[in-house]
Context: one part of a larger RNA
């Protein structure tokens, strides 16, 4: 020179568009981040008698989506293959859905406990659960064995059962890549590998028995440090270093440790248990917590924001929908934190005014700069107009489909009727006035820019070479210049 998630000085008009705890994976006050379904089921309440609210069953969904960089030299992660798997919702086919049962919350009674939270007795439903039947399934050579359902709601749309197939999404295994240290030379006993069982959703030492004694290393194993990894991102002329902040994909973790269960998926951030440590309630006999979710709070630091608005869009979850719920998401607030634009006026003006600094005392410079004069109004201010981001949904006609149907429902079209957090929006239009808007380092050489006062090896200065001991273009101040510019300057660590 370039470039930083930057920091400090001294300075600061506005406007676009990104970025914003790099430290303590260090403690959290407080609110909010995950719900919903009444078209699955009793119940209770409220009612304009049409319906409506809900706690409890139950059914999907809280495995997404959103943090974090502790951990982790690994098939983690990048790239290529591969085989021994599994997939809820979605999509295509194909069959089915007979029969019958006892529970049990909810509620009532009664009762334990300071709370948290039970316990007994007795009623009730169902898309809750259990049985029988039956299968295009499954296991077996076979013989045969073994296994599904909700005629559930509003009789068609929606839903259940079972198999094949398909998308997606996930386990799983190899090839090759993947920081350093040899002042780490040897490691290893489920170790290596067989047979056999078990286990898995599937291979397999994954587990366990037996049974051989192997298996990895100077092509760097063991071991110690350090580290999330990729796309990328900064520099380079490229080859390379260096990095991995915001976006995106992947893996890792959720007070520390362990361990299931539950489900198609977790061994689960806002679930369950156990153990520990810290913090809070206790009537001391128990209990309750977990911000690496989004604001905030305290500590650490040099250092990093608002206890904000709306779901109006985009996307999830649910639900036939209306709709609800969504700190994702969209917006907005703070910072010159970066980058990009934009203004802080314009023209004319010589009596070269005053003042200032400098003089050899003639003058020279600040300087057309300033005042005057004439004009302009960009941003900012005030006032007024106003896109777009909005398509849907809903209600209705029309036409196809569906159907016994002209009910419903579906798809198309057209009408209507309404939905904006941002937002006093962009942008356009008027007003009024030069009005509200310039600073920072630097001036020896390297480097663009120089005189005077003050000090005297002192005070200081410095990137590097050096300046200062009585004439200092180097220290301070001052005029004057030179450079950038709403920034200018150090500082750091990097190419």
């Nucleotide at each position: 020179g370039g470039a930083u998630g930057a920091a400090c000085g001294c300075u600061g008009g506005c406007g676009g568009c990104g970025u914003g705890c790099u430290u303590a994976a260090c403690a959290c006050a407080u609110g909010c981040a995950a719900g919903u379904c009444g078209a699955a089921c009793g119940a209770a309440c409220c009612u304009u008698c049409g319906g409506g609210u809900u706690a409890g069953u139950g059914g999907c969904g809280g495995a997404c989506g959103g943090g974090u960089g502790a951990g982790u030299a690994a098939c983690g992660c990048g790239u290529g293959a591969g085989a021994a798997u599994c997939u809820g919702c979605c999509c295509u086919c194909a069959g089915g859905a007979g029969g019958g049962g006892g529970a049990u919350a909810a509620c009532a009674g009664c009762u334990g406990g300071a709370a948290a939270c039970g316990g007994c007795u007795g009623c009730u439903a169902a898309u809750a659960c259990c049985c029988c039947a039956u299968a295009u399934g499954c296991c077996g050579c076979g013989a045969g064995g073994u296994g599904a359902a909700a005629u559930g709601a509003a009789u068609u749309u929606c839903g259940c059962c079972u198999g094949a197939g398909g998308a997606u999404g996930a386990g799983c295994u190899c090839g090759c890549g993947u920081c350093u240290g040899a002042u780490u030379a040897g490691c290893u006993u489920g170790u290596u590998g067989g047979u056999g069982a078990g286990g898995u959703a599937a291979u397999g030492g994954c587990u366990c028995a037996c049974c051989a004694a192997g298996g990895c290393a100077a092509c760097g194993a063991u071991u110690c440090g350090u580290a999330g990894c990729u796309g990328g991102u900064c520099u380079g002329a490229g080859a390379g270093g260096a990095c991995g902040a915001u976006c995106a994909g992947c893996a890792u973790c959720a007070c520390u440790g362990g361990g299931a269960c539950u489900g198609a998926g977790a061994c689960a951030c806002g679930g369950c248990c156990c153990a520990g440590a810290c913090u809070c309630c206790u009537a001391c006999g128990g209990g309750a917590g977990g911000c690496a979710g989004c604001a905030g709070u305290g500590g650490g630091g040099a250092a990093u924001a608002u206890u904000g608005g709306a779901c109006a869009a985009u996307g999830g979850g649910c639900g036939c929908a209306a709709g609800c719920c969504u700190g994702a998401u969209c917006c907005a607030g703070c910072c010159a934190u970066a980058c990009c634009g934009c203004g802080u006026g314009u023209g004319u003006g010589a009596a070269g005014a005053a003042g200032g600094c400098c003089u050899u005392c003639g003058g020279g410079u600040u300087g057309u700069a300033a005042a005057g004069c004439a004009c302009u109004u960009u941003a900012a201010g005030c006032a007024g107009g106003g896109a777009g981001a909005a398509a849907a949904a809903a209600a209705u006609a029309u036409a196809g489909g569906u159907u016994a149907a002209u009910a419903c429902c579906c798809u198309a079209u057209g009408u209507u009727c309404u939905u904006g957090a941002u937002g006093u929006u962009a942008c356009c239009u008027g007003c009024a006035g030069a009005a509200u808007a310039a600073g920072c380092a630097c001036c020896g050489g390297c480097u663009a820019a120089u005189u005077c006062c003050g000090u005297g090896c002192c005070a200081g200065c410095a990137g590097c070479c050096g300046c200062g001991g009585u004439a200092a273009u180097a220290c301070g101040g001052a005029a004057g210049g030179u450079g950038c510019a709403a920034g200018c300057g150090u500082u750091a660590a990097u190419c």

Record summary:
The prediction has a mean pLDDT of 82. A computed fold for a 495-nucleotide part of an RNA from an uncultured bacterium, annotated as small-subunit ribosomal RNA, 5' domain.